[in-house]
Molecule: nadA riboswitch
Organism: unclassified sequences
RNA sequence: GCUUUCAACAUCCCCGUCCAGAUUGGGCAAGCCCCGAAACGGACUGAAGGC
Numbered sequence: 001g002c003u004u005u006c007a008a009c010a011u012c013c014c015c016g017u018c019c020a021g022a023u024u025g026g027g028c029a030a031g032c033c034c035c036g037a038a039a040c041g042g043a044c045u046g047a048a049g050g051c
Stems, first nucleotide, its partner, number of pairs: 001051007016044004023037005
C1' cells in the first nucleotide's frame, strides 16, 4: 500500500466521523418553508486478520 471482517475505544447499555439521501414523523407562516428520524450509497478514522 491492497484486501476481509468489524467498531474495541465511549461518564450503565447502545452509539467511530463526515457527506449524501429514497422514504418518513411533527409544526404552521401553507412555501418541499421549518424541526427531526432514516434504507441504500460515498469518503475517512481506528481494531483484528490475509496479501